Molecule: SAM riboswitch aptamer (S box leader)
Organism: Kocuria marina
RNA sequence: UUCCCAUCCGGAGCGGCUGAGAGACCUGGCUCGUUGACGUCGCAGCAACCAGCCCCACGCGGGCAAGGUGCUAAUGCCAGGAACGAUGGAGU
Numbered sequence: 001u002u003c004c005c006a007u008c009c010g011g012a013g014c015g016g017c018u019g020a021g022a023g024a025c026c027u028g029g030c031u032c033g034u035u036g037a038c039g040u041c042g043c044a045g046c047a048a049c050c051a052g053c054c055c056c057a058c059g060c061g062g063g064c065a066a067g068g069u070g071c072u073a074a075u076g077c078c079a080g081g082a083a084c085g086a087u088g089g090a091g092u
Base pairs, nucleotide, nucleotide: 004089005088006087007086008085013043014042015041016040017039021032022031023030025081026080027079028078029077044072045071046070049068050067052064053063054062055061076084
């Protein structure tokens, strides 16, 4: 990165700092939050997209592992909306 591909009803939390809103945007709900949410840092964990290794009947396949990302309230919280969004890959 206004293009392309895949995924988004499963899974996984404690502590320090901070201090008022937060759950992407709009409307309406609902929920979380001064018993400290959101954010951030540390540690821990979850998962397995890419990379790696092994197997294979070669398939858009299976397994191991955890290096690069990602994620750790609620289905992307729900419904409707829109040049929707997020993550990974791919490309430049």